[in-house]
RNA sequence: AGACGGCCGGAUGGCUGCUGCUUAACGCAGAGGAAAGUCCGGGCUCCACGGAGACACGGUGCCGGGUAACCCCCGGCCAGGGCAACCUGAGGGAAAGUGCCACAGAAAAUAUACCGCCUAGCAAUAGGUAAGGGUGAAAUGGUGCGGUAAGAGCGCACCGCGCUUCUGGCAACAGAAGCGGCACGGCAAACCCCACCGGGAGCAAGACCAAAUAGGGAUGUAUAUGUGCCGUCUCCGGCGCGCAUCCGGGUAGGUUGCUCGAGGCUGUUGGUAACAACAGUCCCAGAUGAAUAGCCAUCCCCAUGCUUGCAUGCGGACAGAACCCGGCUUACAGGCCGUCU
Numbered sequence: 001a002g003a004c005g006g007c008c009g010g011a012u013g014g015c016u017g018c019u020g021c022u023u024a025a026c027g028c029a030g031a032g033g034a035a036a037g038u039c040c041g042g043g044c045u046c047c048a049c050g051g052a053g054a055c056a057c058g059g060u061g062c063c064g065g066g067u068a069a070c071c072c073c074c075g076g077c078c079a080g081g082g083c084a085a086c087c088u089g090a091g092g093g094a095a096a097g098u099g100c101c102a103c104a105g106a107a108a109a110u111a112u113a114c115c116g117c118c119u120a121g122c123a124a125u126a127g128g129u130a131a132g133g134g135u136g137a138a139a140u141g142g143u144g145c146g147g148u149a150a151g152a153g154c155g156c157a158c159c160g161c162g163c164u165u166c167u168g169g170c171a172a173c174a175g176a177a178g179c180g181g182c183a184c185g186g187c188a189a190a191c192c193c194c195a196c197c198g199g200g201a202g203c204a205a206g207a208c209c210a211a212a213u214a215g216g217g218a219u220g221u222a223u224a225u226g227u228g229c230c231g232u233c234u235c236c237g238g239c240g241c242g243c244a245u246c247c248g249g250g251u252a253g254g255u256u257g258c259u260c261g262a263g264g265c266u267g268u269u270g271g272u273a274a275c276a277a278c279a280g281u282c283c284c285a286g287a288u289g290a291a292u293a294g295c296c297a298u299c300c301c302c303a304u305g306c307u308u309g310c311a312u313g314c315g316g317a318c319a320g321a322a323c324c325c326g327g328c329u330u331a332c333a334g335g336c337c338g339u340c341u
Stems, first nucleotide, its partner, number of pairs: 001341008010299007018030004032318001036329002039327005044202004057198005062076005077091001078089004092193002097191002099187003114133002116129005141159006160182001161180008206256004216247006226241006263282008300316002302313005
């Protein structure tokens, strides 16, 4: 100078408040590493669903392991970058098929030949060639020797590539030997193919209690009086309005879900590790027009000023629970520790 990993996130005391627990209090407890974004994966709840399979749609995609599960984590392999520690990678399949490859360039993929080189020819031109030049992000293996009219895997050696066998490894893969002159670029975060996975909605889920007012239903109701309808009218009878009691649904409101959990800490054992098992120990916010705060003192840090150890500062990063966990991503003043180059 750099690389990687882990941790802290002002401290202590006093006074006054707020929320929860407790019969009550002068008692006890009271935001985070990200409580955030709501991007993945689960628990839990309700809805749907006879079982299994297929299709469609979406996701994942080297190999092995961890986990309740994952698009997460750990270890390894391969490729690329870096002197190195280390970092980055949607990292299956391009001989199943379809498609795309701008501009430039002769040609962008069943090939082809602009300049050039060689041969013939006076020339026009014809034939051969793919060394060299030129275009492009990418041009049909690379280097060397031989060879040739000039050239060319045309031949050979080495490298690369492909196939086969063997060896090591659970595997991805690596190494070695032999064979093949090369058997025809790239793109699958293009369609697609292959393998695996996947019901939907969310605590405003869901459950319970339950006013006032207005509906609904059941039962009772007359001795006299009212009123509407029915039996054409009267008598008489029935039904309703009315009154009383009861029942049920729903709203406001309240209770619950609600915080003890794949939990934290310490130790031992197994494992390279992620992690797991066992033992001990601890209880650690549950608010709901929503508490978790305000002030003071001393110290720490920062900024400014100078008298260089003092003063001043409505200076103390990012931010703030809302059912709960495991991750990822993003924000973060300042500081500490460890390993490595």
Molecule: Bacterial RNase P class A
Organism: marine sediment metagenome